[in-house]
Predicted 3D model of RNase P RNA and transfer RNA as a complex of 355 nucleotides.
RNA sequence: GGCCCUGGCUAGGCGAUCGCCCUCCGGUUUCGGCCGGAGGGAGGAAAGUCCGGACAUGCCCUCUUCGGAGGAGAACGGUAGCAGGUAACGCCUGCCGUCGGUAACGAUAGAGGUGCGAACAGAGACGAGCUCGCCUUCGGGCGAGGUGAAACGGCAAAAUCCUUACCCGCAUGCAAGGCCGUGCUCCGCGCAAGCGGAGAGUGCCGCUCGAUCCCGCGCGCGAGCGCGGGACCAGAUAAAUGAUCGCCCACGACAGAAUCCGGCUUAUCGGCCAGAGCCACCA
RNA sequence: GCCCCUGUAGUUCAACGGAUAGAACUACCCCGUCCUAAGGGGAGGAUGCAUGUUCGAUUCAUGCCGGGGGCA
Numbered sequence: 001g002g003c004c005c006u007g008g009c010u011a012g013g014c015g016a017u018c019g020c021c022c023u024c025c026g027g028u029u030u031c032g033g034c035c036g037g038a039g040g041g042a043g044g045a046a047a048g049u050c051c052g053g054a055c056a057u058g059c060c061c062u063c064u065u066c067g068g069a070g071g072a073g074a075a076c077g078g079u080a081g082c083a084g085g086u087a088a089c090g091c092c093u094g095c096c097g098u099c100g101g102u103a104a105c106g107a108u109a110g111a112g113g114u115g116c117g118a119a120c121a122g123a124g125a126c127g128a129g130c131u132c133g134c135c136u137u138c139g140g141g142c143g144a145g146g147u148g149a150a151a152c153g154g155c156a157a158a159a160u161c162c163u164u165a166c167c168c169g170c171a172u173g174c175a176a177g178g179c180c181g182u183g184c185u186c187c188g189c190g191c192a193a194g195c196g197g198a199g200a201g202u203g204c205c206g207c208u209c210g211a212u213c214c215c216g217c218g219c220g221c222g223a224g225c226g227c228g229g230g231a232c233c234a235g236a237u238a239a240a241u242g243a244u245c246g247c248c249c250a251c252g253a254c255a256g257a258a259u260c261c262g263g264c265u266u267a268u269c270g271g272c273c274a275g276a277g278c279c280a281c282c283a
Numbered sequence: 284g285c286c287c288c289u290g291u292a293g294u295u296c297a298a299c300g301g302a303u304a305g306a307a308c309u310a311c312c313c314c315g316u317c318c319u320a321a322g323g324g325g326a327g328g329a330u331g332c333a334u335g336u337u338c339g340a341u342u343c344a345u346g347c348c349g350g351g352g353g354c355a
Stems, first nucleotide, its partner, number of pairs: 001279003005275006012248007020041009043254001047265002050263005055173005060071004077167004081095005096110001097108004111163003130145006177205003184199006212231008249252001284354007293308004301338001311325004331347005
């Protein structure tokens, strides 16, 4: 210098003006709001909904201090080397085996068993044995030819069958579900005020502080775990996170929350950082 | 938003993992007719995509893509 491998980070920047959603503070109000200030405001995949959990309701079973707590058994369900991590997983980590690569490294549906179903071709596909050559103790043996994915060794093959071990109560998913003290609609009673009932695309709750994030120390090969300190980081409901202008650059990809997390998979213009491997050259 | 079902000719359906994926109807072309229809004849045409298992995949597995339905 070239080629390649692994891991991580980032996802145009700055400024001005005008707006949108949420929280807090102050003021104001005709109680509907309005004004001012401060703070926060999409992602690494928010996506597919493919796994796993949390949470909620109903049902089954067991225990119960009657408040609740838990899941024994079982599939026409799931998983499959060994060990570990985790709330849990089909995820992740380490090791062994196998495969690919010169290597760094990558991939891996990797439990056990049985079956002869297998078109066409071929003499023959598990029951037999064609042609040629050689040998022969005349029983047979060895080699070659041709068909085929596979040709005598009873071999290999289930990601269609069976078994084993382990896991999981079942069903439905925040459109789960809960609450009416206010508002809306309808019905009944009442002179009226009002009272009672029902409903909805109504209101409120569920809703975002959480297996959360950052830093340090310790343990572990690692996934990760423990301790200490610090931080608060969207929460809408027709659904906010935008628009215009100016300057700069490498000229900006895939794409946007909707109950919440952990994974996997798929989409993605580029840029940056770190650590390995191979080749060539120079000293 | 959440949860299900489903992809084979133009359409509706078949097809133990096995030869060249089959049938009906229609569309296309030709005949037929003054024109059309009926009727007759003919050719073409498909496993949504990718990867894997297997000797071999419409069929088995996984992941994408598309279509349809339900739930207040």